Overview: A computed fold for a 485-nucleotide part of an RNA from an uncultured Synergistota bacterium, annotated as small-subunit ribosomal RNA, 3' major domain. Its mean pLDDT, the model's own confidence on a scale to 100, is 84.
Context: one part of a larger RNA
């Protein structure tokens, strides 16, 4: 000097407590361990692995597996030879595809000569074909390694120069005393001062002005049957550029006359306004060698490469993440209201026809503030159903249908009919969440030919509760005791 302590002091945090909804019982869906398999490809394994890497496994993807098949290779560059009007692709045979075989016809480009103007000779490149250097590995190593990342943790806190104290390992500064989300600030002090971390600059968002006025917006005016539909306007909203605007500035009170705390004004917002990005020194020899890079080490007619067709989708069973329920604050039925933020050309598809539906047929518009995905759902009106395994629930299994795609058997989503299993709120135990959040409700993007109950965003209705810090859990400072480093 530092871990450690069921040692002590101060303090934090959805960490307990106080609420409110889960999970854990069901059925399903998706990961994962098993077990199976010819394969069920690799990889992540307490927190911090398991809707992780995968923003999308029918073929492809794919890296397993079975079969077929090649061997200078599917990719690169280079050297010798040969051919360069043959040979190879295009067609012929055969195959299940990759390949393989065989040869009639027909078949590249640039230069320079020569031409009867058809073309033809030379010489180089593309190709092709042999050979040889090499290619080529999602093959081992993540504990050789960069890159990125998680994790403790947005927790406060970790350090350097000089100087000072030590014989020295060091300490001191950082320690006290208040104070804050913060090692923030203020005061004290052999310390003075600096860095990296806090914070602020930087995005959304909440107010208000000024500038712009179309595709946007309608307060007057006109004009309409009706619709901002027009003809005017740019005031409102709104869209997006610039400025203001919050700083304990002000008043009281506490406090050391300090930092500041706490009340109050005014104010769209008040003491970090609110959310986002941003993550010190280091800690797990933490992930990643299959994004990529790469040392070493392996394998070269194979651990390379192509191809078909399975496989990653198995299924007694455990684990974890969710989705749908168990109903009357609720289930059908019918009428009716209101976002936001996004996406469109091999796309988005209005409107009319056709289906009872998924959808099909046609076709306006729109590279879009203009069209169009687009009916926004809970929610408000009225009915009905009367606590029942029900008009709950929807799981399965029958049938028949759409779509998309070369192709749904193995293994896609989706309608429509019929079948309706478990389930009547869920032991120990355990998880999120302090506000526009928790609960709830739709919508929307990416990937994507098609295929979300995940992911990533958007707004919509909108809550209880926090007395406190004894305990549990992580964490931060001082101090204390050690046989531990």
């Nucleotide at each position: 000097u530092g871990a450690c302590g069921g040692g002590g002091g101060c303090c934090c945090g959805c960490a307990c407590a106080a609420g409110c909804g889960g999970u854990g019982g069901a059925g399903c869906a998706c990961g994962u361990g098993g077990u199976u398999u010819a394969a069920u490809u690799c990889g992540a394994u307490g927190c911090a692995a398991a809707c992780c890497g995968a923003a999308g496994a029918a073929c492809c993807u794919u890296a397993c597996c079975u079969g077929g098949g090649u061997u200078u290779g599917a990719c690169a560059u280079g050297u010798u030879a040969g051919u360069g009007g043959u040979a190879a692709g295009a067609g012929g045979c055969u195959g299940a595809a990759a390949g393989g075989c065989a040869g009639a016809u027909g078949a590249c480009u640039u230069a320079a000569c020569c031409u009867u103007c058809g073309g033809g000779u030379u010489a180089a490149g593309a190709g092709c074909u042999a050979a040889c250097a090499c290619a080529g590995g999602u093959g081992c190593u993540g504990c050789a390694u960069g890159g990125c990342u998680g994790u403790c943790g947005u927790c406060a806190g970790c350090u350097c120069g000089u100087g000072u104290c030590g014989u020295g390992a060091g300490a001191u500064g950082u320690u006290g005393g208040g104070u804050c989300a913060a090692g923030u600030c203020c005061c004290g002090c052999a310390a003075c001062g600096a860095g990296c971390g806090c914070a602020a600059c930087c995005c959304c968002u909440g107010c208000a002005u000024u500038u712009a006025g179309u595709u946007g917006c309608u307060a007057c005016c006109g004009a309409g049957a009706g619709a901002g539909a027009c003809g005017a306007g740019c005031a409102c909203u709104c869209u997006a550029g610039a400025u203001g605007g919050a700083c304990u500035g002000c008043c009281g009170c506490c406090g050391a006359u300090a930092a500041g705390g706490u009340g109050g004004a005014g104010g769209a917002a008040g003491g970090u306004g609110g959310g986002g990005a941003c993550g010190a020194c280091g800690u797990c020899a933490a992930g990643u060698c299959a994004u990529c890079a790469u040392g070493g080490c392996c394998c070269u007619u194979a651990u390379g490469u192509c191809c078909a067709g399975g496989g990653c989708g198995a299924c007694a069973c455990a684990c974890g993440u969710g989705c749908u329920a168990c109903a009357a604050u609720g289930g059908c039925c019918g009428g009716u209201a209101c976002a936001a933020a996004g996406g469109g050309a091999a796309g988005c598809g209005a409107g009319c026809c056709c289906g009872a539906g998924a959808g099909g047929g046609u076709a306006a518009g729109c590279g879009g503030a203009u069209c169009c995905c687009a009916u926004a759902a809970a929610g408000c009106c009225g009915g009905u159903c009367g606590c029942a395994g029900u008009u709950c629930g929807g799981a399965u299994u029958g049938a028949g249908g759409u779509c998309u795609g070369c192709a749904a058997c193995c293994c896609g989503a989706c309608c429509u009919c019929a079948u309706g299993a478990a389930g009547c709120u869920g032991g120990a135990a355990u998880c999120g969440c302090u506000a526009g959040u928790a609960a709830u409700c739709g919508c929307g993007c990416a990937u994507c030919a098609g295929c979300a109950u995940g992911g990533c965003g958007c707004g919509g209705u909108g809550a209880a509760u926090a007395c406190g810090u004894u305990c549990c859990c992580g964490g931060g400072c001082c101090u204390u005791g050690u046989a531990c480093a």